[in-house]
Context: one part of a larger RNA
């Protein structure tokens, strides 16, 4: 280099955008760079291959022929690729009319619950557990009613639902705003796919500054349990959880399944939108999603199966025995925590 793989055995980058690069629809003209063919030149000797010869054989030496798969020039061929001209509409996009949605950002509002405070009623317990105790309570608790305030989260609807590139998104409403889908025509005319480096986004925890703090609650304290109990259980409780701005950049970031395109029996359910004939519950057919079961096929099996892990193509990423180790060193990033890149000795 060729060859083999990546759901679960090692292996799909957390996700998207996108420069270079790689790859690229239909028809036709030109060109002849790639490609193919002919001819000429060159391709030293040695080496190599074949057929011989000489040292007793062989290695070795040697003769002849071939070869040296290449390069240069020139003459042609034009299917494919390239370049260039013209055209096309099915890929891609735009316009129009609609549709659905927890998509995003900012503001306003709401009720239940919880906690606290005040007032009232009321009296000895409350709370908690397997059982207790710590704790709270005659300075009047728990319970009940009224009032006020505070912060956080939004019961029912709610779903095998929906939306989003992923992370993720759920009370109601207003403003701004992204994407998707459907239908019919019209328009542009390959404008496409992928994407190293790069850029943006990226749960939770954590960090910085300033707020906020009801509930919950690492750390911490106490009570239990226990042989011990630095735990599980209980009573408290700080950071945090919340907001604004700035960092961090990692997850079983999972469908453990990269993106795009084409093709390949069916059945049922469901979300959203057209069409058809009917009009009455319902029916036929279709597009885009979400699911379940399965034919062929695939697979080590489990299973996958038009939402493929089937059949193919394009591009990217990654894997190469276990441990050492996602460690050391170096470099880059970070306020730090740490992250990214990432070995070897040795050992089995």
């Nucleotide at each position: 280099c060729u060859g083999g793989g990546u759901u679960u055995a090692a292996a799909g980058g957390g996700u998207c955008c996108g420069c270079a690069g790689g790859c690229g629809g239909u028809u036709u003209g030109a060109u002849a760079a790639g490609u193919c063919a002919g001819u000429g030149g060159u391709g030293a000797a040695a080496u190599a291959a074949c057929a011989g010869g000489g040292c007793u054989c062989a290695a070795c030496c040697u003769u002849g022929u071939u070869g040296c798969u290449g390069c240069c020039a020139u003459u042609g061929a034009u299917a494919c690729u390239g370049u260039u001209g013209a055209a096309c509409u099915u890929g891609a996009g735009a316009u129009u009319a609609g549709u659905a949605g927890a998509g995003g950002u900012g503001g306003g509002c709401g009720g239940a619950a919880u906690g606290u405070a005040g007032c009232a009623u009321g009296u000895a317990g409350c709370g908690g557990u397997g059982a207790a105790a710590u704790g709270c309570g005659u300075a009047g608790a728990u319970a009940u009613g009224c009032u006020a305030c505070a912060g956080a989260a939004c019961a029912c609807c709610g779903a095998u639902u929906g939306c989003g590139a992923a992370g993720g998104c759920a009370g109601c409403u207003c403003a701004c705003u992204g994407g998707a889908c459907u239908a019919c025509a019209u328009c542009u005319g390959a404008c496409g796919c992928u994407a190293a480096u790069g850029g943006a986004c990226g749960a939770a925890a954590g960090c910085g500054u300033g707020g906020g703090u009801a509930g919950c609650g690492a750390a911490c304290a106490g009570g239990a349990u226990u042989a011990g109990a630095u735990a599980c259980c209980c009573u408290g409780g700080u950071a945090g959880u919340c907001c604004a701005c700035g960092c961090c950049c990692u997850a079983a970031a999972c469908g453990a399944u990269g993106u795009u395109u084409a093709c390949u029996c069916g059945a049922c359910a469901u979300a959203u939108g057209g069409a058809c004939a009917a009009u009455u519950u319902g029916g036929u057919g279709u597009a885009u999603g979400u699911g379940u079961c399965u034919a062929a096929g695939c697979g080590a099996a489990a299973g996958c199966g038009u939402u493929a892990a089937g059949u193919a193509a394009a591009c990217c990423a990654c894997c190469u025995g276990g441990g050492g180790a996602g460690u050391a060193c170096g470099u880059c990033g970070g306020c730090a925590a740490c992250g990214a890149u990432g070995a070897a000795a040795c050992u089995c």
The part of an RNA shown here (small-subunit ribosomal RNA, central domain) has 348 nucleotides and comes from an uncultured Candidatus Berkelbacteria bacterium. It matches the Rfam family "Bacterial small subunit ribosomal RNA". Rfam links the family to the GO terms structural constituent of ribosome and ribosome. The prediction has a mean pLDDT of 87.